[in-house]
Molecule: c-di-AMP riboswitch aptamer (ydaO/yuaA leader)
Organism: Chloroflexota bacterium
RNA sequence: ACGAUUGUCUGGCUGAAUGCCCCCAACGGCGGGGCAGCGGGGGACCCAACCACCUGGGGUGAAUCUGGAAGUGGAGCCGCACCUGGUACGGUUCGCGCCGGGCCCUGCAUCCACGACCCGUAGGGCGUCACUCUUCGCCCGAACCCGGCAGCUAACCUCGUAGGCCGAGAAAGGGUGCGU
Numbered sequence: 001a002c003g004a005u006u007g008u009c010u011g012g013c014u015g016a017a018u019g020c021c022c023c024c025a026a027c028g029g030c031g032g033g034g035c036a037g038c039g040g041g042g043g044a045c046c047c048a049a050c051c052a053c054c055u056g057g058g059g060u061g062a063a064u065c066u067g068g069a070a071g072u073g074g075a076g077c078c079g080c081a082c083c084u085g086g087u088a089c090g091g092u093u094c095g096c097g098c099c100g101g102g103c104c105c106u107g108c109a110u111c112c113a114c115g116a117c118c119c120g121u122a123g124g125g126c127g128u129c130a131c132u133c134u135u136c137g138c139c140c141g142a143a144c145c146c147g148g149c150a151g152c153u154a155a156c157c158u159c160g161u162a163g164g165c166c167g168a169g170a171a172a173g174g175g176u177g178c179g180u
Stems, first nucleotide, its partner, number of pairs: 010167005018036006037161006047151001056149001057146004065120001067118002071114005079108003085104003089100004123140005129177007
């Protein structure tokens, strides 16, 4: 100096996710609780809504919405094709077969729904003392839950208090404030 592991401490970010205490234990840990703070849901009058159908409806969250999209499923076919396959009818043949238009299957087009993924986007975050305004830059624009059910909502009831990351260096200017 580099790498790995464990523990402690420290400066920050996202987020509601922090502080203190008790029991078990008795070195502790694990586990179980309580208080406070922060956050979410349910829940009157009033107000709002009130019908039907379709693809039920709703919640946390910034995480919505348009367009495109490999493709998937369905509908219709008085859109196109029908090389090929099946089928009834008509004509023709001694018969095999052949011809004609029609129906089905099939392919394409059309319409509807879903759609990995892509460009954007409502909206959101960060840039290091705090708040705020402007500019600039970099990002996110997910995921999960309830289970036929919930508008708002005082009293009241109830739930959560996680997880995941970064650093030795902090983009600029204005205003206010704190500390030194």